Predicted 3D model of a 436-nucleotide RNA (Bacterial RNase P class A) from an uncultured Planctomycetaceae bacterium. Rfam family: Bacterial RNase P class A. It is annotated as a ribozyme.
[in-house]
Order: sequence, then C1' cells, then structure tokens
RNA sequence: GGAGCGGACCGGGUGAUCGCCGGCCGCGGCAGGCCGCCGGCUUCGGUCGGCACCCGCCGCGGCGGGAGGAAAGUCCGGGCUCCGCAGGGCACGAUGGUGGGUAACGCCCACCGGCCGUGAGGUCAGGGACAGUGCCACAGAAAGUAAACCGCCGGCGGGGCUCGUUCCCGCAGGUAAGGGUGAAACGGUGAGGUAAGAGCUCACCAGCAGGCCGGGUGACCGGUCUGGCUCGGCAAACCCCAUCGGGAGCAAGGCCAAGCAGGAAGAAGUUCGUCCGCGGGUCCUCGGAACCGCGGACGGCGCGAGGCGGUCCGCCUCGCCCCCGCUUCCGGGUCGGCUGCUCGAGACCCCGGGCAACCGGGGUCCUAGAGAAAUGGUCGCCGCCCGCCGCCUCGUGCGGCGGGGACAGAACCCGGCUUACAGGUCCGCUCCAGUU
Repeated sequence: GGAGCGGACCGGGUGAUCGCCGGCCGCGGCAGGCCGCCGGCUUCGGUCGGCACCCGCCGCGGCGGGAGGAAAGUCCGGGCUCCGCAGGGCACGAUGGUGGGUAACGCCCACCGGCCGUGAGGUCAGGGACAGUGCCACAGAAAGUAAACCGCCGGCGGGGCUCGUUCCCGCAGGUAAGGGUGAAACGGUGAGGUAAGAGCUCACCAGCAGGCCGGGUGACCGGUCUGGCUCGGCAAACCCCAUCGGGAGCAAGGCCAAGCAGGAAGAAGUUCGUCCGCGGGUCCUCGGAACCGCGGACGGCGCGAGGCGGUCCGCCUCGCCCCCGCUUCCGGGUCGGCUGCUCGAGACCCCGGGCAACCGGGGUCCUAGAGAAAUGGUCGCCGCCCGCCGCCUCGUGCGGCGGGGACAGAACCCGGCUUACAGGUCCGCUCCAGUU
C1' cells in the first nucleotide's frame, strides 16, 4: 500500500422567526359552591348586597419540559392486573451439544464437535434412523430384506471356416472387479485366492461397536486392545425420548357517575247524611214499605297542595279509586370523568470480582405520559457527502458554483431477537506485496 475479518459508536450543530402538546405560576372574565368576615332590612325564622376562599371553563402573559437506535415487526421471555386451579395423567405447543449468566427466555457468554475459509474468523434446529411407519424427483437394471443393463466367467445347444487356448447366436446360471445412470449404488490401497470375482482371506489405512488407561465439572479429547470385516440418506416427515409451558390482556383492572329503563318507599280518607241503580231475605192492602249489602253522584267533616289576604281566622280552586305524574331512596350501569401512568430487573461515572455474559459496592441524576395521538415549518451561518471548474507550494491541499442529507414516530412497562437505514467516526486482528 492492497484485500479482508470482528467489534464499538454517531446518526447534524447553532441563531432568528412562525407554530404544536403537557406541567407550574400570575392576571382578567364567566358560571357555581358554601364556610368565614362586614354591612342593610327583619315579625329574629331568615333575606339581600359586598369582600375573601375553593372548584370548573375561557382568554392573555411568564417559566420550564417534550421520541429512537431501531420508538418498527409484535416473533420470544418477564413484571403488573383479572379469571381459573387438590393431586396425577392424556392431548397440544415450544425447545434440544456441555457448563455458566439472568426475573425469565427460543436470548447472551465461554467451551466442545461437524462443515466452510490460506487466515483473522464464519456457520449449525447440534438428542434418536437396529422402537415402528413413511419418503428418496429425473435418470437408471436396481433407491434398501439392495440391485445383473453392458461387460467378465465357465456350462449346455446351434451355426460359420482359416478347424482353433477361434468367431457368432441362443438358453439357464455365477459375478458388484470394470463400464454406464444418479445428489446418493456403501469402505480404500496392495497381496493372496478364484472359472471369473468378491472382506472370501491377510497387511495397512478409514469408519463403527465394545473394554481398559490417562486428562477435563462436562460436552469431549488422547492412547491402547478386541470384534464383525462395514450397517445409504431424510426426524424445520409422522414419531420416540428428555425438559418447559393454566388462560386472557392497560380495550387488563379499580373508583365516581348525566340520561333512559328497573325496583322500593312516601301523602288520608271517612263507623256521617240525601238521592239513584242493582241484589238479598222479611212484612204486605201485591201497588209497594222499611231494613241490610254493593256501586255511583252530590253534600258534610277531615287531610294535602295552590291562590286571595301583612298575619291568624276565614273564603275560593284542585286532589285524596287506579294509572300516569311528583318527591326520596336502592342496585346494576351507558355517555363521560378520574385512576392504573411512569422511580424503573432505571441512566451515567468510579472501584472490586469474573476469560466473558454478568454480579457486588459507592457516588451523581430524574429523563414524554396526553385523546388516534404533540415533539414541526421557513431562513441565515457552520459542519458532512457528491459532481463540475479553477489555482498552486501537487497535498486528495485551497477556493468557487450546483446538488444531497436516510430508515423511521413513544401509546402500561422492561429484557431480547429480527428487519430497515443517506452518510460518517474509532478500536482490535488476518492475509498478500513492497521498503528498511
């Protein structure tokens, strides 16, 4: 210098101006409350007015605050809330090397193993394929109780002529060494062996299973011996094994509560008189008479409300059967309001422990909580990036002009994962080339 690997971080700054959403304070206005004070009137029960206070709404002014690294996807895990729950099993879902971290996790750290890379490093859903079932496209004879298409080998039958240790055809066999197909045909090399072959046998290597020794908390690693000589792949196919998991979610949940509907309670009617109607038995001169009961109308008395009247008395009207209505209360609860609500497994700094994730201690700080939802716009300067042009002391230097500035918006709160992102900064490491 080039090419990479891993990690951490920023993601415009500043000023002016116009706005947006909460909070606090002050002033003014409106409506209400009811306690306190003052004053007027009073038949002493109250009533009227003013001031102060409190609450609500509106306006103005001031102070202070107001998005992210992912606030996103809503994919995991937890807190919180309500409901459910004796215990166990089945079903369903998730996870799957080992050890640790954590409130917990499907997350993180360290290590082990497989695969990829020269390497720094990356990646793995990383238990079980002799429990069972299933699948393996195309090609190929055969895709698993593996399999004879070509080839090779000997046998039998037939044929040719150059009559052979020969060639051709057919038949039933043997053979997984060779060819061919395929992602995959199930050990490799050499020797022996054979009609030809084959772990058929042997040596070495690879792999599998088992035993022993050593190391490690463990996954596992190293060594050694024995065995059969060798067993296809797929479980993010069903399944088996182990572990974990109750459900719903801030529209959770709690409190208050207009209106409408529901329920309950409250008020007084009457043993009085007259008349009318109906019914009953008694008497009778059969026309009725008196009595009793029920209903209605009017009147009396009583009660309630209203009016006249300064007040009592009094007078007038209405009601006192039901319904409706009125008043009071009750339970649930709609509109709506308050709460939950943001101080929390919190942020930053320092020290200590640990390889690390993380943990412990100390100090400092408080940082949106609104309702379908505010945190923005314009202009100037500075800074960043890109393109073009010019200058020189050729540094990726200075100057001028033009353009660009992403992904994206808190909605109960945290821990993660995943995904998106203009541009930029820093740290550690690897490989290659060159110079000293």